[in-house]
Context: one part of a larger RNA
RNA sequence: GAUUGAACGCUGGCGGCAUGCCUUACACAUGCAAGUCGAACGACGCUAGGGGCAACUCUAGCGAGUGGCGUACGGGUGAGUAAUGCAUCGGAACGUGCCCUCUUGUGGGGGACAACCAGUCGAAAGAUUGGCUAAUACCGCAUGAGCUCGAAAGAGGAAAGCGGGGGAUCCGCAAGGACCUCGCGCGAGAGGAGCGGCCGAUGCCCGAUUAGCUAGUUGGUGGGGUAAAAGCCCACCAAGGCGACGAUCAGUAGCUGGUCUGAGAGGAUGAUCAGCCACAUUGGGACUGAGACACGGCCCAAACUCCUACGGGAGGCAGCAGUGGGGAAUAUUGGACAAUGGGCGCAAGCCUUAUCCAGCCAUGCCGCGUGAGUGAUGAAGGCCCUAGGGUUGUAAAGCUCUUUUGUGCGGGAAGAUAAUGACGGUACCGCAAGAAUAAGCCCCGGCUAACUUCGUGCCAGCAGCCGCGGUAAUACGAAGGGGGCUAGCGUUGCUC
Numbered sequence: 001g002a003u004u005g006a007a008c009g010c011u012g013g014c015g016g017c018a019u020g021c022c023u024u025a026c027a028c029a030u031g032c033a034a035g036u037c038g039a040a041c042g043a044c045g046c047u048a049g050g051g052g053c054a055a056c057u058c059u060a061g062c063g064a065g066u067g068g069c070g071u072a073c074g075g076g077u078g079a080g081u082a083a084u085g086c087a088u089c090g091g092a093a094c095g096u097g098c099c100c101u102c103u104u105g106u107g108g109g110g111g112a113c114a115a116c117c118a119g120u121c122g123a124a125a126g127a128u129u130g131g132c133u134a135a136u137a138c139c140g141c142a143u144g145a146g147c148u149c150g151a152a153a154g155a156g157g158a159a160a161g162c163g164g165g166g167g168a169u170c171c172g173c174a175a176g177g178a179c180c181u182c183g184c185g186c187g188a189g190a191g192g193a194g195c196g197g198c199c200g201a202u203g204c205c206c207g208a209u210u211a212g213c214u215a216g217u218u219g220g221u222g223g224g225g226u227a228a229a230a231g232c233c234c235a236c237c238a239a240g241g242c243g244a245c246g247a248u249c250a251g252u253a254g255c256u257g258g259u260c261u262g263a264g265a266g267g268a269u270g271a272u273c274a275g276c277c278a279c280a281u282u283g284g285g286a287c288u289g290a291g292a293c294a295c296g297g298c299c300c301a302a303a304c305u306c307c308u309a310c311g312g313g314a315g316g317c318a319g320c321a322g323u324g325g326g327g328a329a330u331a332u333u334g335g336a337c338a339a340u341g342g343g344c345g346c347a348a349g350c351c352u353u354a355u356c357c358a359g360c361c362a363u364g365c366c367g368c369g370u371g372a373g374u375g376a377u378g379a380a381g382g383c384c385c386u387a388g389g390g391u392u393g394u395a396a397a398g399c400u401c402u403u404u405u406g407u408g409c410g411g412g413a414a415g416a417u418a419a420u421g422a423c424g425g426u427a428c429c430g431c432a433a434g435a436a437u438a439a440g441c442c443c444c445g446g447c448u449a450a451c452u453u454c455g456u457g458c459c460a461g462c463a464g465c466c467g468c469g470g471u472a473a474u475a476c477g478a479a480g481g482g483g484g485c486u487a488g489c490g491u492u493g494c495u496c
Stems, first nucleotide, its partner, number of pairs: 001496002004493001006492005013368006020360001021326001026324003030321003035069003040066002045062007076279003085204007094196003099192008107141001109139002116131006147156003161184006169178003205251001207249001212242003217239008254276004258269004281302005304315004332358001334357003340354001341352004371401004381392004407432005415423001440485005445466003451480005461468002
């Protein structure tokens, strides 16, 4: 000098764009953050409305249940991890829901279980007995090109319906169905795209005051296991494997694109944004599923907190806000799904603290303003003085203007392809009045731009280094004057 997720002191007018718990991966009150589908299904429990004398039935909606898809994305954090990771370049022995392309099928049956009804237990959480019922839930049968197993022969092996429209014909008392057609689905197979799992090579901090480490250890055979290669696991066999080119051990640390600095080489760093990884109170485990060993799922153990009728239960903010605590220090318990994107749905739409916005903070960067011109009896006052004067100083006043910003009034977007705008009566535009609403901070001995007076008297104090202060201090304190930067200025910390 540059830099900063900064903090502190003094000061503070406006706008735009960004950033904002770096510390306790400390504990969390409260609300919200993942639902959706009635065009899969039954019962209609409730509400509103219509038809009917009634039984009942229809329509719309709400709520629970079976079922499907999603909840493995998105969002957070960086504890762990020095390699099971990341970056780059390669590889072969794999998987793949939704999406795209192609081929083909979608026939015929069955038995249950929720909801519901009746009851029992329990303080609750909840559990349980009996009975009824539907399905795109579940299970057989048929068929099966291709598929799987197999050397072959052969064997195994699938599906589900729902909705819209319809002239004739057929069935039916009718509603409706067959039939035709369109759409959404379902099964099997082949391929694709994208995504993911696995393997190898090279590179990735520090310590030798860590020198030896290793028994599933290294390799083989045979099995098991996985979507898949492999000591991944097991039995047996062999005795290997790694290491001064630093093994092992210990410490520290998420990695990268990047960021800061520097002429560069390099050094430092890894906030925000993007990619990958890991984690979700601590430790372990599997289930479901295309995908998890699963932040707002399950089970077990532990610590902690809460409820309890003491028998037993409930919980997990490193999601968004917010609270306590820690700390030098870091924001609102805001608005909206209008846009972008995501989930579900044929759709209408619903959900979305993702996101888009608004709020707070000079935390940073950028821009603007705090007026402009004129004005000498160089006014008054202050300060200095050799008492003549000098300086503050065109500075002020006065006169003439302007209106950025702010205020008041009026108009008023783009962002939205037809409708739909949280932001927002915002940005922006016009008019009006009026210099009005707006300047500080640090420094002045040398380095280093800027000097005098008074006070103090090695005191009080200053100080980045050299050093000032003991009676004439340009170095302390104050004043006048001056220098620098400016809505900031200075100090402290970090990095180059």

The part of an RNA shown here (small-subunit ribosomal RNA, 5' domain) has 496 nucleotides and comes from an uncultured bacterium. RNAcentral holds the full RNA, with entries from ENA and SILVA. Its mean pLDDT, the model's own confidence on a scale to 100, is 85.